A computed fold for a 157-nucleotide RNA from a Deltaproteobacteria bacterium, annotated as c-di-AMP riboswitch aptamer (ydaO/yuaA leader). NCBI's taxonomy places the organism under Bacteria, Pseudomonadati, Myxococcota, Myxococcia. The coordinates come from a structure-prediction model, not an experiment, and the mean pLDDT is 76. It was read from a public genome assembly, where an Rfam model found it.

RNA sequence: CCGCCCAUGCAGCCGAAACCUGUUUCAGGUAAACAGGUACGGGGGACCCACUUUUCGGGGCGAAUUUUCUGGUCAUCUUGAUUCUAGGUGUUAAGAAAUAGGGCACUUUCAGGCCCGAGCCCGACAGCUAACCUCGUAGGCAUUUGAAAGGGCAGGC
Repeated sequence: CCGCCCAUGCAGCCGAAACCUGUUUCAGGUAAACAGGUACGGGGGACCCACUUUUCGGGGCGAAUUUUCUGGUCAUCUUGAUUCUAGGUGUUAAGAAAUAGGGCACUUUCAGGCCCGAGCCCGACAGCUAACCUCGUAGGCAUUUGAAAGGGCAGGC
């Protein structure tokens, strides 16, 4: 390196969020900072095509959209009216029930079960988009459901 065996052992999860090289700092280092490269991910950006719809603003990242009910506040309409009250409609904080969609331990399929269905950003502005330009490489967690098939690293010949 190739082939075969493997009913044995091992493999963390969400997410793009990882690896390598060099320089400097330090007594040193698997450290820190800076720079570069590779890889992964996002945005902008022609012809052609599409759309013509711009305070009802518009747009981006993301699975995180949409619907119904309750509903304090605010506005408006109607009835009665000395004060006061009642009902309808719209708006909206918050809550509840669902839902498009998403995740669950190597991958796929089937069965079963559990969970999420948020948040943030741009700042008057962006359809797609080759060349080109540009940005990010964080953060947060935790574990073995079962069957079948197929792989990886070990191991054996």